A computed fold for an 80-nucleotide RNA from Hellea balneolensis, annotated as Glycine riboswitch aptamer. Its Rfam family is "Glycine riboswitch aptamer". About the family: This family represents the bacterial glycine riboswitch. NCBI's taxonomy places the organism under Bacteria, Pseudomonadati, Pseudomonadota, Alphaproteobacteria, Hellea.
[in-house]
């Protein structure tokens, strides 16, 4: 590479495109599993009685991206 499994959350509002289906700004509202921020326990420095600074992991937190019917995406996982 490739195959297979794989979550959460809006039929929200006002406009704009369009015959339709749809799609789209901007506003609320919510999800956490593409990426990205944050950090215990340690460990290094520094202080010296328990300071202060650094470094640090996730499926935890943030929601900056991303996303909120189905589908599609998809962290993971299996098999190769």
């Nucleotide at each position: 590479a490739g195959c297979u499994g794989g979550a959460a959350a809006g039929u929200g509002g006002c406009g704009g495109a369009g015959a339709a289906a749809u799609c789209u700004u901007c506003c609320c509202a919510c999800c956490g599993a593409a990426g990205g921020g944050g950090u215990a326990a340690g460990c290094g420095a520094u202080a010296u009685u328990u300071u202060u600074c650094g470094u640090g992991a996730a499926a935890c937190u943030c929601u900056c991206a991303g996303g909120u019917c189905u589908g599609a995406u998809g962290a993971c996982a299996g098999c190769g």